[in-house]
c-di-AMP riboswitch aptamer (ydaO/yuaA leader) from Moorella sp. UBA4076, 180 nucleotides, folded computationally.
It was read from a public genome assembly, where an Rfam model found it.
Rfam family: c-di-AMP riboswitch aptamer (ydaO/yuaA leader). About the family: This family represents a conserved RNA structure found upstream of the ydaO and yuaA genes in Bacillus subtilis and related genes in other bacteria. The ydaO/yuaA element is thought to act as a genetic 'off' switch for the ydaO and yuaA genes in its native state. It is believed that the element may be triggered during osmotic shock leading to activation of ydaO, a predicted amino acid transporter gene, and members of the yuaA-yubG operon which code for KtrA and KtrB K+ transporters.
The model forms 92% of the base pairs in the Rfam consensus.
Its mean pLDDT, the model's own confidence on a scale to 100, is 78.
Lineage of the source: Bacteria > Bacillota > Clostridia > Neomoorellaceae > Neomoorella.
RNA sequence: AUACCGCCAGCGCUGAAUCCCUGAACAGGGGAACGGGGGAACCAAUUUUGGGGUGAAUCGCCGUCCCGCGGUAAACUCUGGGGACUGGUCGCAGUCCGCAGGGCGGAAAAACGGGGCGGGGUAGGGUUAGCUUUCGACCCGAACCCGGCAGCUAACUUCGUAAGCGUGGAAAGAGUAAGG
Repeated sequence: AUACCGCCAGCGCUGAAUCCCUGAACAGGGGAACGGGGGAACCAAUUUUGGGGUGAAUCGCCGUCCCGCGGUAAACUCUGGGGACUGGUCGCAGUCCGCAGGGCGGAAAAACGGGGCGGGGUAGGGUUAGCUUUCGACCCGAACCCGGCAGCUAACUUCGUAAGCGUGGAAAGAGUAAGG
C1' cells in the first nucleotide's frame, strides 16, 4: 500500500415496512403516513377437477430419484392333458416340445398422477445516484399463509410497519438551483 473481517456514521437499493409521542426501558402503549384482508346494493360468478390470500415470481419442456395407481413379459414351479425320442421283463421309467389353468415373478414393469433435485426457457418484475423516458449492460422470475371458506363492494371492521442487500454506461426531455 492492497485484499479481507468487525464496529460506528452517512448515502443508496428491493419491499407497505417510515416518522413522531409517552415511558427508566432495546418493555408496553398511542398517533400520523404507507400497505394488506374482510365486508351491501347493482353487476358478475361456480362449489374433489376443492377453493382462496400476500407477492413480479406465472406457464410449460427435458433429465433423474421417490411415492401412488396399475399389474405385464421372460425364467422358475405345480396340476391336467397331447406329441416325439430312448431304454425296457408285463407294469413302467427318463428326456424334450407344445397347449390350458394356478403360483411365483411383486410391494421391479409400461402408461397415468403427485412430489424432490437439476438444466434451459417464459408471462411478468428490478437496478443502472436529482426526476422521467429510451438505448446498452446486469439481475429476479422465490417463498409463505388460510383451512372447506371469502367475487366486486359504500358505510363499517381488522391486520402489518419485517427481512435482506451495496449498484453506478450513454442520450434526450421536463423542471430547477447557483453565479455572471